Large-subunit ribosomal RNA, domain I from a Kiritimatiellia bacterium, 547 nucleotides, folded computationally. The prediction has a mean pLDDT of 84. It matches the Rfam family "Bacterial large subunit ribosomal RNA". Its family is annotated with structural constituent of ribosome and ribosome in the Gene Ontology.
Context: one part of a larger RNA
RNA sequence: GGCAUGCGGUGAAUGCCUAGGUAUCGGAAGGCGAUGAAGGACGUGAUAAGCUGCGAUAAGCUCCGGUGAGCGGCAAAUACGCGAUUAACCGGAGAUCUCCGAAUGGGAAAACCCAGUCAGGGUCAUGCCUGAUUGUCGUGCGCUGAAUUCAUAGGCGUACGUCGCCAAACCCAGGGAAGUGAAACAUCUCAGUACCUGGUGGAAAAGAAAUCAACCGAGAUUCCCCUAGUAGUGGCGAGCGAAAGGGGAUUAGCCCAAACCGUUGCUUCGGCAGCGGGGUUGCGGGACCGCGACGUGGUACUCUUCAUGAAUAGUGGAAGGGCCUGGAAAGGCCCGCCAUAGAUGGUGACAGCCCAGUACGCGAAAUUCAUGAAAGACCUAGCGGCAUCCCAAGUAAGACGGGACACGGGAAACUCCGUCUGAAUCCGGGGAGCCCACUCUCCAAGGCUAAAUACUAACCGAUGACCGAUAGUGAACAAGUACCGUGAGGGAAAGGUGAAAAGAACCCCUUUUAGGGGAGUGAAAUAGAACCUGAAACCGCAUGUCU
Numbered sequence: 001g002g003c004a005u006g007c008g009g010u011g012a013a014u015g016c017c018u019a020g021g022u023a024u025c026g027g028a029a030g031g032c033g034a035u036g037a038a039g040g041a042c043g044u045g046a047u048a049a050g051c052u053g054c055g056a057u058a059a060g061c062u063c064c065g066g067u068g069a070g071c072g073g074c075a076a077a078u079a080c081g082c083g084a085u086u087a088a089c090c091g092g093a094g095a096u097c098u099c100c101g102a103a104u105g106g107g108a109a110a111a112c113c114c115a116g117u118c119a120g121g122g123u124c125a126u127g128c129c130u131g132a133u134u135g136u137c138g139u140g141c142g143c144u145g146a147a148u149u150c151a152u153a154g155g156c157g158u159a160c161g162u163c164g165c166c167a168a169a170c171c172c173a174g175g176g177a178a179g180u181g182a183a184a185c186a187u188c189u190c191a192g193u194a195c196c197u198g199g200u201g202g203a204a205a206a207g208a209a210a211u212c213a214a215c216c217g218a219g220a221u222u223c224c225c226c227u228a229g230u231a232g233u234g235g236c237g238a239g240c241g242a243a244a245g246g247g248g249a250u251u252a253g254c255c256c257a258a259a260c261c262g263u264u265g266c267u268u269c270g271g272c273a274g275c276g277g278g279g280u281u282g283c284g285g286g287a288c289c290g291c292g293a294c295g296u297g298g299u300a301c302u303c304u305u306c307a308u309g310a311a312u313a314g315u316g317g318a319a320g321g322g323c324c325u326g327g328a329a330a331g332g333c334c335c336g337c338c339a340u341a342g343a344u345g346g347u348g349a350c351a352g353c354c355c356a357g358u359a360c361g362c363g364a365a366a367u368u369c370a371u372g373a374a375a376g377a378c379c380u381a382g383c384g385g386c387a388u389c390c391c392a393a394g395u396a397a398g399a400c401g402g403g404a405c406a407c408g409g410g411a412a413a414c415u416c417c418g419u420c421u422g423a424a425u426c427c428g429g430g431g432a433g434c435c436c437a438c439u440c441u442c443c444a445a446g447g448c449u450a451a452a453u454a455c456u457a458a459c460c461g462a463u464g465a466c467c468g469a470u471a472g473u474g475a476a477c478a479a480g481u482a483c484c485g486u487g488a489g490g491g492a493a494a495g496g497u498g499a500a501a502a503g504a505a506c507c508c509c510u511u512u513u514a515g516g517g518g519a520g521u522g523a524a525a526u527a528g529a530a531c532c533u534g535a536a537a538c539c540g541c542a543u544g545u546c547u
Stems, first nucleotide, its partner, number of pairs: 001546009015532001016496002020467002022464006029456002031165002039100003042055003046078002050074002061094006070082003105114003115134007135163001137161008170201001171199005181188001185235001211218002222249005232240002253448003260277007282426001284391004288385004297379003301376002304374009314362003320335005336353002338342001344356003397421007407433001428443005483490002503531001506518004
């Protein structure tokens, strides 16, 4: 020095565990904000660095409920306190709530600086202090008021509203790519996708036929299944791709404009404007004239009352003992019991009967939600006649240029926009895929409308041939922390003593609060805090053997 064995060190794999994740399902909810949000800064504790809570009333104050003998958060310790005059804790409702932030009195390099007005405090007085108020834009109202007589613009005041955040989701609208595919590429495709912007809601959008259909008929919209990869469209390439109709989910229909009547104001006397009534339709309707009915039915609106249910604290809840092993019984043995409860978790090893629970019941002073009833409010009719009036205009339509329709300009209708033209009022108008006729069908140019549908940040519950600390979220721990970057941004590592701290009094070695040896605790200390298990590489010690 090699090899082997044994015993150690280092090291952290592995095993076991779970406080955290993850996916799906169900419920509930779907917003917060000038009554100052989201998010922060700074404070706040006897001692207080971090997290949490809270706000100069500052780990808190008040009231109402629940629960309860203990309590002063994570989090020990000491000191000092609180609590049956009911604390702590849990729920509901209030009070307080610095400064920044839409930030809104003005300014500013966020958490700072400086003001006006009114009221109060203080001073001999000023400075000073406290409270309230002072933003923009829009709408209404009032006052005032130019050039310019009336007026208008403008100014001032006042009331109400608005602003910002989020959930990287869903929805609607305004804009709107390219990589790609076409085996190249230009029409085309990707795709009206990604992305940007604006906006609303718990859903949004759409929606009560100027719709379809086919000579039979249907009867708003939305969503699903089929129709169907069909009919079509397409450098007829790549591709794109319906509808009618059928079957389901859910169902709900309404209000205005006009004609006409009344009234108020203005008027250039032609009329115009406001308000009330009237009226709302396509086997045309209404106005108008005549006749008739004030009861019936309905509601998506309002707020009140009542009832029921639910949410936000809770509460009742069955049934086991002995012996043995062991540190410990839930294990083994013996004998019992409950079960609308043998889900689950905990307890010193594996517990239906020890604990928390579970099945099944019960419960709210306060706030909120849902449903129903009552009340209110609102809506609600017909018959005949007449052919005078009305029935949404720079509209429909046309031409040109575009978009969108499954449809690329095509025979290209229908639909939407730009420019230029530009009708009709029921003997009217639109559509039925060029166009014409016949026939059928429907009434545009105003508006509202639940449900079935989409989504899930946050909340509650449940489940898993989901993970188990290099996994699962980046994050089981002071995690979007430490750290890096001027910044946008990037972004970790890090879990486990023991059943219980019983966390090692005391003694010894030593410069030592380092480390170790005794003693003691414990079932175990090679469980000693660098703490469960403790593999390998690597480093030693001892023994054997080889050279």
The source organism's lineage runs through Bacteria, Pseudomonadati, Kiritimatiellota and Kiritimatiellia.